[in-house]
Molecule: Bacterial RNase P class A
Organism: Microbacteriaceae bacterium
RNA sequence: UGGGUCGGCAAGACGGUCGCGGCAGAAAUGACGAGGAACGUCCGGGCUCCAUAGAGCAAGACGGUGGCUAACAGCCACCCAGGGCAACCUGCGAGAUAGUGCAACAGAAAGUAAACCGCCGCGCAAGCGGUAAGGGUGAAACGGUGGUGUAAGAGACCACCAGCGGGGUGCGUGAGCAUCUCGGCUAUGUAAACCUCGUUUGGAGCAAGGUCAGACAGAAGGCGCAUAGAGCUGCUCGCUCUAGUCUUCGGGUAGACCGCUUGAGGGUGUCGGCAACGGCAUUCCUAGAUAGAUGACCGUCACCUGGAAACAGGGACAAAACCCGGCGUAUCAGCCGGCCCAUCCA
Repeated sequence: UGGGUCGGCAAGACGGUCGCGGCAGAAAUGACGAGGAACGUCCGGGCUCCAUAGAGCAAGACGGUGGCUAACAGCCACCCAGGGCAACCUGCGAGAUAGUGCAACAGAAAGUAAACCGCCGCGCAAGCGGUAAGGGUGAAACGGUGGUGUAAGAGACCACCAGCGGGGUGCGUGAGCAUCUCGGCUAUGUAAACCUCGUUUGGAGCAAGGUCAGACAGAAGGCGCAUAGAGCUGCUCGCUCUAGUCUUCGGGUAGACCGCUUGAGGGUGUCGGCAACGGCAUUCCUAGAUAGAUGACCGUCACCUGGAAACAGGGACAAAACCCGGCGUAUCAGCCGGCCCAUCCA
């Protein structure tokens, strides 16, 4: 200098005028007022109710190890496998010796393996027997190379190697890594196929739920007096409440307030930890609307584009509604840093 890879910040600033919202105030007025994703509604919770609230089955979710957290399918670190020269990236990462299923076509044969060509033996021939080393088909043909041996061959046997299984030693919290040794000679792959194993899970949701006010018109049917009815995914048991309860048709009221913002909260410093994160100290309070506010204009400056300059133009994705932790998706202008590779110079 070029290319690559990983991460962080950010989303204009200051001032003035007018306007809007709630809070405080007798008033004048004061301070405050939409994001990094507020979007998606994908995951986890806090909170509320069922409800006194438990067990089992079914069903669902997750799946290498260790840690963080309120919790998680999240985050951090590490292990293994694959990709990449590398930094780094990816992973529905447990089990195929519990069982079932699947692997087309081609090929003789793909889970009782098998004999098309070939090789060997017998035979005049037809043919019979042996063989799986050589050739062919295929993604894959029941280990590979070399030798002994044989009628010809073959792990039939031997040496080395690969795979599989058993055992030992060392390192590591662990998943694992390294190394040594033994064995039979060796029927693969697939579980994001069914399944098995391990861990885990009540349901509904702020239109939850509660207080005050207001209004009313009942009718029919089912099961019923504790062996019944009802009890918010399904089933069973247990438990609780209770003489009622459930279904259909029909009528009436629907206003105000709470929930509603002080939090698993933010900033700064320091300690511990590889890190995620946690402890301690100190400091701050930063929308709470309810047909739904958070806006418009002006000036100066910053940034981008055009231009020699003056100057002109421009600004993405978008938007609170109970709250929080994550993930996914969208995105204009700009800035900063770590690491890897190549080339050049000193």